[in-house]
RNA sequence: GCCUCCUUAGCUCAGUCCGGCCAGAGCAACGCACUUGUAAUGCGUAGGUCGUCGGUUCGAAUCCGACAGGGGGCU
Numbered sequence: 001g002c003c004u005c006c007u008u009a010g011c012u013c014a015g016u017c018c019g020g021c022c023a024g025a026g027c028a029a030c031g032c033a034c035u036u037g038u039a040a041u042g043c044g045u046a047g048g049u050c051g052u053c054g055g056u057u058c059g060a061a062u063c064c065g066a067c068a069g070g071g072g073g074c075u
Stems, first nucleotide, its partner, number of pairs: 001074007010027004020058001029045005051067005
């Protein structure tokens, strides 16, 4: 230098193929119940400009382009 994959909640990930439900799960956090107290368990709550910018579209996490970061391969 070229090719390819990944980037979504504090962490690990799904959703992308085939655009449309108010963006989800587990763990973690917080509150309540239970307990002499803690843990465990149960119930609930909060937490996201979907890497950044731009484009297409009535509508974009999803399609297109550029850029940034990371993994792998080739020379």